[in-house]
RNA sequence: CACUUGAAGCAGGGGUGCCUCCCACAGGCUGAGAUAGUCCCUUGGAACCUGAUCCGGUUUAACCCGGCGUAGGGAGCUUCGUCCGAUAGCUG
Numbered sequence: 001c002a003c004u005u006g007a008a009g010c011a012g013g014g015g016u017g018c019c020u021c022c023c024a025c026a027g028g029c030u031g032a033g034a035u036a037g038u039c040c041c042u043u044g045g046a047a048c049c050u051g052a053u054c055c056g057g058u059u060u061a062a063c064c065c066g067g068c069g070u071a072g073g074g075a076g077c078u079u080c081g082u083c084c085g086a087u088a089g090c091u092g
Base pairs, nucleotide, nucleotide: 006080007079008078009077010076011042012041013040014039017029018028019027020026048073049072050071054067055066056065057064
């Protein structure tokens, strides 16, 4: 300087990669989450998808980190409470 902030109910959206091993099982890495936990996200939308068999860096490897990204998409309604303002009525 700017800006209200919660709850409940019922719904909906999403990802599952990399390494070891012939495969599977199992183990390891990052992460909120690796077909896994209501884990995350629901327009105030980077949850997630496309671009992408992308570009630069790291690593055993890898959306592991960054760019891309003020890009293009992407799933919500109702009720209650709170805050601010306006209008009308009543009272002092």